[in-house]
RNA sequence: GCCUUCGUAGCUCAGCGGCAGAGCACUUCUUUGGUAAAGAAGAGGUCACGGGUUCGAUUCUCGUCGAAGGCU
Numbered sequence: 001g002c003c004u005u006c007g008u009a010g011c012u013c014a015g016c017g018g019c020a021g022a023g024c025a026c027u028u029c030u031u032u033g034g035u036a037a038a039g040a041a042g043a044g045g046u047c048a049c050g051g052g053u054u055c056g057a058u059u060c061u062c063g064u065c066g067a068a069g070g071c072u
Base pairs, nucleotide, nucleotide: 001071002070003069004068005067006066007065010024011023012022013021018055026042027041028040029039030038048064049063050062051061052060
């Protein structure tokens, strides 16, 4: 230098172009003599950044940045 994959909640990851979700973690409550466990409820997101397409983009597309791998 070129190619591929990836970037979504604190962490690990889902997500057919129309609502952003799960598990764990966190907060509150119930239960207990107390803690843990269990159960119920809740909070938490500029979907890496910037353009383009579209009535509408996490999703398609281009560029930039970053991570991993490969080729020379």
Transfer RNA from Fimbriimonas ginsengisoli Gsoil 348, 72 nucleotides, folded computationally. The RNAcentral record of the sequence draws on ENA and Rfam. Its Rfam family is "tRNA". It is annotated as a transfer RNA.